[in-house]
Context: one part of a larger RNA
RNA sequence: UUGGGCGUAAAGAGUUCGUAGGUGGUUUUGAAAGUUGGAUAUUAAAUCUCCCGACUCAAUCGGGAAAAAGUAUCCAAAACUUCAUGACUUGAGGUAUGCAGGGGAGAAUGGAACAUACGGUGUAGCGGUGGAAUGCGUAGAUAUCGUAUGGAACACCAAUGGUGAAGACAGUUCUCUGGGCAUUACCUGACACUGAGGAACGAAAGCGUGGGUAGCGAUCGGGAUUAGAUACCCCGGUAGUCCACGCCGUAAACGAUGCAUACUAGGAAUGCGGAGUAUCGACCCUCUGCGUUUCGAAGCUAACGCGUUAAGUAUGCCGCCUGGGUAGUACGGCCGCAAGGCUAAAACUC
Numbered sequence: 001u002u003g004g005g006c007g008u009a010a011a012g013a014g015u016u017c018g019u020a021g022g023u024g025g026u027u028u029u030g031a032a033a034g035u036u037g038g039a040u041a042u043u044a045a046a047u048c049u050c051c052c053g054a055c056u057c058a059a060u061c062g063g064g065a066a067a068a069a070g071u072a073u074c075c076a077a078a079a080c081u082u083c084a085u086g087a088c089u090u091g092a093g094g095u096a097u098g099c100a101g102g103g104g105a106g107a108a109u110g111g112a113a114c115a116u117a118c119g120g121u122g123u124a125g126c127g128g129u130g131g132a133a134u135g136c137g138u139a140g141a142u143a144u145c146g147u148a149u150g151g152a153a154c155a156c157c158a159a160u161g162g163u164g165a166a167g168a169c170a171g172u173u174c175u176c177u178g179g180g181c182a183u184u185a186c187c188u189g190a191c192a193c194u195g196a197g198g199a200a201c202g203a204a205a206g207c208g209u210g211g212g213u214a215g216c217g218a219u220c221g222g223g224a225u226u227a228g229a230u231a232c233c234c235c236g237g238u239a240g241u242c243c244a245c246g247c248c249g250u251a252a253a254c255g256a257u258g259c260a261u262a263c264u265a266g267g268a269a270u271g272c273g274g275a276g277u278a279u280c281g282a283c284c285c286u287c288u289g290c291g292u293u294u295c296g297a298a299g300c301u302a303a304c305g306c307g308u309u310a311a312g313u314a315u316g317c318c319g320c321c322u323g324g325g326u327a328g329u330a331c332g333g334c335c336g337c338a339a340g341g342c343u344a345a346a347a348c349u350c
Stems, first nucleotide, its partner, number of pairs: 003322004007304002012318001014201004021194003025088003029084003033081002035077008049065006091191001092188004096183004103177007110154001114150008125136002162169002206247006215241002220236004258317006266295011299306002323350003332343004
């Protein structure tokens, strides 16, 4: 446990789907649970409030009156919520016609670079650094030409650009597949929003089994530097990085900003549509829908800043915070092969 808050002070769950629950568009008729009004009963005394009185006053005490929510029963009302019933189309969904996209999965394939092997030319150095050395090289290296093999990543296009719920996604082609946007007409008729538990997805690192290994490269070995150098620099190089399947479930998982709906000046840029104007056609220009940036009215903010993609004005629902340390720790529970994850204190101390 009220209240006040959550971009940066403590605080938005990494993301989505969705159960219970909470909340819910316009309208007809009815019911009367909530709601509102009335009546009756009850709500001990003391106390509280008002009046009167007794101790010289007061505290105190005595008497009287008033008051009261709540609860129960009955009667009534029908605006709002609810329930039942019938209808509606603006919310939501669907059909139709188009469109854009590194959205996802699988398969095939391409060139540059790199490395290695073999062969040709060729000779004494190469490499590396602040300077060096370790290292490689007369068993012919470096350089250069040709051939072959291999793995990983895709220059330019490329953008403040695109797609996705988030994580994330980029050579090219094919197959399968999810979502979105626009347009006008039609269909269903509130089917909606949120979402405790729950489920699924979830970078990198790490783990298991089996492959693969060019480059890079934790750990490790060596050379330097240094007072030392368990580093920074250099030479090597294992795990890993890659693939398949299965785990892990965390990140400054960030917009450090939960989701949905409505409302509240504009200017500029850009992506994808539609209409108009114009034209032989296109560009341009005007209007308009959905995104992405930037500057700013009002307003908000402690300030910084935010500002129709709000941190403005409101509503609905969820999550979270409540001084610092101890501590995201101990214990217990659940999950995991493990690493560990989730949940989550206290003593004590300032």